[in-house]
Context: one part of a larger RNA
């Protein structure tokens, strides 16, 4: 000073646990908010710091309902006081009261604060009283081309438009993801970079809804036909698009999901009302019609009794039922043995539409909470379409269907074109086709549009109006079920927290779980540098001794052997 063992110390790995995350399904729900939201200050308990909970009625007030002997939440005991079988505590449902800030809404503001202003009068307190204080209701702002009454009022006499008030209705803020629209990037990829990509991605704005969106062919399609629209699958990485680079990429067709198809402008018909040229213009309300072998209008034939709704196609509503949102009932075991404890052990038993779980001093069908199964709701919410109701028709002047004739009607600053852009698999290209900002500008059924320039032929649909469930899309939230999901350096950031810290601010952002079956948390004694540690002495199964389950290595100390 090594090395090795022992035997402590320190440390908090590892095992085993979970109370917390994390995902998947399947069901709800998909809002809340001037009746003042979402967050939030402050308050509010006998003793109250923090959470929770509530609001000057303040861990609560009424009322209904359901439930029981115990109750005054929790961290978290205690003391004190109460309260409860005339039903508390406790859970459901409904209602009351809700300070101040916040859309914040009288007026201001550095949010929770300051200041005004009108009215009321049952209430307080001064005053004889008028009145003053408190109190206690209002008083923004935009919209109404839905309304209604008031006041005023040009050009202009009378009016009107218009202005202003009241009064009614309405909005305004927030909320995770999901939709739809106006805007819209860049790193980045091309191995550089410019078109090109990324990407119409990210991000902002805007509105909405439980789903948006989209929707009943001026579509596709290919000489065959299909039959709104969505969403999957596959066509297919195909057609193609591309500094033919990197990339970027369809349709139709098949097969599934699911399934639904109306309604207007318009001809004509009636009514009513303005205008004025008195019979013709327009406005309204009804009726009438909705398609591509249409429709009105005439005219002739034939046929005919039920249909249909609350999502659209008109439109509101009642009982019934059912489902949530509290609950209610629910079988059946003793004994021995070991142990600190029995649920283990051995023995004999019983239930079982119940032997999912979980708890219980150690593994429990039969101890306890449950489980299978059965049954519940006064008030609250919701669903389907049962009845009732409700609409159209209702025996021929009417619906339907066929025939003929007629040529009235079928969405115009449209569709096309130019120029400019944008979408589409399409980057101007031979480039349609949708969309559009500028100019231009059609036809009217003997019409128009499209089949990827352009023409004919053929097919095929009928735009310039408008609504439509389902199937798709997500999940702040609430219930159920699940898991070859973690299991405290893991799984949320968080099993304590959006805390503690940090930052002038936007923002940022940890760590830290585990005595024991019960606190039985070591009365009392002794050392002592005296809230420490320790030695007895108790309590346990053990000291597991609040620095507590197990207690690895680093490193430390002390004994022993041995080398040097």
């Nucleotide at each position: 000073g090594g090395u090795a063992c022992a035997u402590g110390g320190g440390g908090g790995a590892u095992g085993u646990c979970u109370a917390g995350g994390c995902g998947u399904c399947g069901a709800g729900a998909g809002g809340c908010g001037a009746u003042g939201a979402a967050g939030g200050a402050c308050g509010u308990g006998g003793c109250a710091g923090g959470c929770u909970g509530c609001g000057a009625u303040a861990a609560g007030c009424c009322c209904g309902g359901g439930g029981c002997a115990g109750g005054a939440g929790c961290c978290g005991a205690g003391c004190a006081u109460c309260c409860g079988c005339u039903a508390a505590u406790c859970c459901c449902g409904g209602g009351a009261u809700g300070u101040c800030c916040g859309a914040a809404u009288g007026g201001g503001g550095a949010a929770a604060c300051c200041c005004g202003u009108c009215g009321u009068c049952a209430c307080u307190g001064g005053g004889c009283a008028a009145c003053c204080a408190g109190a206690u209701g209002g008083c923004g702002u935009c919209a109404u081309c839905u309304a209604u009454g008031g006041c005023u009022g040009a050009a202009u006499g009378c009016a009107u438009a218009g202005g202003c008030c009241a009064u009614a209705u309405g909005a305004a803020g927030c909320g995770a993801a999901c939709g739809c629209a106006g805007g819209g990037a860049a790193c980045u990829g091309a191995a550089a970079c410019a078109u090109c990509u990324a990407a119409g991605u990210a991000c902002c704005u805007g509105c909405a809804g439980g789903a948006a969106a989209g929707g009943a062919a001026a579509u596709c399609a290919a000489c065959c036909g299909a039959g709104a629209c969505u969403c999957c699958g596959u066509c297919a990485g195909u057609a193609g698009c591309g500094g033919c680079g990197a990339g970027c990429g369809a349709a139709a067709g098949c097969g599934g999901a699911a399934g639904a198809g109306c309604c207007c402008a318009a001809a004509c018909c009636a009514g009513a009302g303005a205008g004025c040229u008195u019979g013709c213009u327009u406005u309204c309300u009804g009726g009438g019609g909705u398609u591509g072998c249409g429709g009105g209008c005439g005219c002739c034939g034939g046929u005919a009794a039920a249909c249909a709704g609350u999502u659209a196609c008109a439109a509101a509503g009642g009982c019934a039922u059912c489902g949530c949102a509290a609950g209610c009932a629910g079988a059946a075991c003793g004994g021995u043995c070991u142990g600190g404890a029995a649920a283990g052990u051995c023995c004999g038993a019983c239930c079982a539409c119940a032997g999912a779980a979980g708890g219980u001093g150690a593994u429990a069908g039969u101890c306890c909470u449950g489980u299978a199964u059965g049954c519940g709701a006064a008030a609250g919410c919701g669903a389907a379409a049962g009845c009732c109701c409700u609409g159209u028709g209702u025996u021929a002047c009417u619906g339907c269907c066929g025939g003929c004739g007629u040529a009235c009607c079928a969405g115009a600053g449209u569709a096309g074109c130019a120029c400019g852009g944008a979408g589409c698999u399409c980057g101007u290209g031979g480039a349609a086709c949708u969309c559009u900002g500028u100019g231009u500008g059609a036809a009217u059924c003997c019409g128009g549009g499209g089949g990827g320039c352009c023409c004919a032929c053929c097919c095929u649909c009928c735009a310039a109006g408008g609504c439509u469930a389902a199937g798709u899309a997500c999940u702040c939230c609430u219930c159920g079920a699940c898991g070859a999901c973690c299991g405290a350096u893991a799984g949320u950031g968080g099993a304590a927290a959006g805390u503690a810290g940090g930052g002038c601010g936007a923002c940022u952002g940890a760590a830290a779980g585990a005595u024991g079956a019960a606190a039985a948390g070591u009365a009392c004694c002794c050392c002592u540098a005296u809230u420490a540690g320790g030695g007895g002495a108790g309590u346990u199964a053990a000291a597991a001794g609040u620095a507590c389950c197990u207690g690895a290595a680093a490193c430390c100390a002390u004994g022993u052997a041995c080398c040097u």
Predicted 3D model of a 564-nucleotide part of an RNA (large-subunit ribosomal RNA, domain I) from a Sedimentisphaerales bacterium. The full RNA is in RNAcentral, with records from ENA. The source organism's lineage runs through Bacteria, Pseudomonadati, Planctomycetota, Phycisphaerae and Sedimentisphaerales.